Predicted 3D model of a 501-nucleotide part of an RNA (small-subunit ribosomal RNA, 5' domain) from an uncultured bacterium. The coordinates come from a structure-prediction model, not an experiment, and the mean pLDDT is 82. The full RNA is in RNAcentral, with records from ENA, Greengenes and SILVA. Rfam family: Bacterial small subunit ribosomal RNA. Its family is annotated with ribosome and structural constituent of ribosome in the Gene Ontology.
[in-house]
Context: one part of a larger RNA
RNA sequence: GAUAAACGCUGGCGGCGUGCUUAACACAUGCAAGUCGAACGAAGUUUUUCUUUCGGGAGGAACUUAGUGGCGGACGGGUGAGUAACGCGUGGGUAACCUGCCCUGUACAGGGGGACAACAGCUGGAAACGGCUGCUAAUACCGCAUAAGCCCUUAGCACUGCAUGGUGCAUAGGGAAAAGGAGUAAUCCGGUACAGGAUGGACCCGCGUCUGAUUAGCCAGUUGGCAGGGUAACGGCCUACCAAAGCGACGAUCAGUAGCCGAUCUGAGAGGAUGUACGGCCACAUUGGGACUGAGAUAUGGCCCAGACUCCUACGGGAGGCAGCAGUGGGGAAUAUUGCACAAUGGAGGAAACUCUGAUGCAGCGACGCCGCGUGAGUGAAGAAGUAUUUCGGUAUGUAAAGCUCUAUCAGCAGGGAAGAAAAUGACGGUACCUGACUAAGAAGCACCGGCUAAAUACGUGCCAGCAGCCGCGGUAAUACGUAUGGUGCAAGCGUUAUCC
Numbered sequence: 001g002a003u004a005a006a007c008g009c010u011g012g013c014g015g016c017g018u019g020c021u022u023a024a025c026a027c028a029u030g031c032a033a034g035u036c037g038a039a040c041g042a043a044g045u046u047u048u049u050c051u052u053u054c055g056g057g058a059g060g061a062a063c064u065u066a067g068u069g070g071c072g073g074a075c076g077g078g079u080g081a082g083u084a085a086c087g088c089g090u091g092g093g094u095a096a097c098c099u100g101c102c103c104u105g106u107a108c109a110g111g112g113g114g115a116c117a118a119c120a121g122c123u124g125g126a127a128a129c130g131g132c133u134g135c136u137a138a139u140a141c142c143g144c145a146u147a148a149g150c151c152c153u154u155a156g157c158a159c160u161g162c163a164u165g166g167u168g169c170a171u172a173g174g175g176a177a178a179a180g181g182a183g184u185a186a187u188c189c190g191g192u193a194c195a196g197g198a199u200g201g202a203c204c205c206g207c208g209u210c211u212g213a214u215u216a217g218c219c220a221g222u223u224g225g226c227a228g229g230g231u232a233a234c235g236g237c238c239u240a241c242c243a244a245a246g247c248g249a250c251g252a253u254c255a256g257u258a259g260c261c262g263a264u265c266u267g268a269g270a271g272g273a274u275g276u277a278c279g280g281c282c283a284c285a286u287u288g289g290g291a292c293u294g295a296g297a298u299a300u301g302g303c304c305c306a307g308a309c310u311c312c313u314a315c316g317g318g319a320g321g322c323a324g325c326a327g328u329g330g331g332g333a334a335u336a337u338u339g340c341a342c343a344a345u346g347g348a349g350g351a352a353a354c355u356c357u358g359a360u361g362c363a364g365c366g367a368c369g370c371c372g373c374g375u376g377a378g379u380g381a382a383g384a385a386g387u388a389u390u391u392c393g394g395u396a397u398g399u400a401a402a403g404c405u406c407u408a409u410c411a412g413c414a415g416g417g418a419a420g421a422a423a424a425u426g427a428c429g430g431u432a433c434c435u436g437a438c439u440a441a442g443a444a445g446c447a448c449c450g451g452c453u454a455a456a457u458a459c460g461u462g463c464c465a466g467c468a469g470c471c472g473c474g475g476u477a478a479u480a481c482g483u484a485u486g487g488u489g490c491a492a493g494c495g496u497u498a499u500c501c
Stems, first nucleotide, its partner, number of pairs: 001500003005497005012373006018366002020331001025329003029326003034071003039068002042065010078284003087209008097201002102197007110144001112142002119134006150175004156169005180189003210256003217247002222244004227239003259281004263274004286307005309320004337363001339362003345359001346357004376406004386397004410442001413436004420428001445490005450471003456485005466473002
């Protein structure tokens, strides 16, 4: 000098930040991911039209709802347990790769089929949740047709490169598409295939990345080859066979510790230390394992299995996962509200209206940090009183106070009152800010005073009580302990402790 700090004493205001560093301990409760009726059939409510055998039937409009279906739940948010690693940083490579939504271009969308929810009936169970029979729609599912281009196989030409190869053109055989909706219409939103782009990812490599040798040898899919499988893709990634390699004092292996970086702190710099907040990457989601779906999965608020724990139970069986936002218990020196709003920014769905959004914007609490402001200004010597001290003369507090004259920053009172929003829409918020009136009123402490180190006297105590960062002080005149007065330093803070340079 610094801090995600804590503790002691004290505490007026505002702005901007910041706030479980410990138990990745356990969690009551609420919320945190939905949306689309312009994909689909149905049910209900309200209303309306037509018809009627007056029971009803058919149709339209608005709204609501479970289900089928689509998109999104892989983003956003949290945490740092693990990880010494191509994890991260930096620079390259992919002629070894993928990419929903978005943009551009090209070519298409013909004609059929069978189901399953919902629903109805029956039925099991305490519940969670089911079972059987029957009916039904679709942009759900499945054949067929078509194929500019695409994929597989066959076999050529040209150009070219960096080895495998790449690009273009042409031949033959085989294969794979599609969906409709809204609107009177125009048209719009969608669908399929191919090519390119953009974005996002995947893999590989060079270099860098803590400590220990009181860890010296390590390794059997191990190292390489061949063949096959698998993957979006290369690869012992996996399998069979063959060979016996591979790494290591330039520190392998083992052990300990640790998320990495941009950055932050310090320092003249070189360095050293740190990795909280904000941003990038990685990993994880009660512990371990597994796959499914999907363009994409560590799948936190998805599924299955096993373990621990908690809860419900009719004892047969079930339910759960705050390292999301609040909040609770516990641990701890220690860390906040079970707040408001989608007004803004952004995200998901939707044609849109809009809905959802504890992301986010705000507010609340904490002097936790930084910054700013105030607690008055001028005048005022009878050097008042009080207090301390004294050589009793005085000296100090001290222009300090009082008194007189002013001012109104902040706070308080009253009135007005935004920008942030674009036509409407403002949580913040009657907030910021402006104006007026009003009273010096409501607003100062903490540490230190032997030297280092700015600042001394008196009394009390008497190696006691105590102080102390180091030297050291205290045993009867202690500038070092305690109190008082005075002084010094900093100031809404001041000291102490801890840690880093």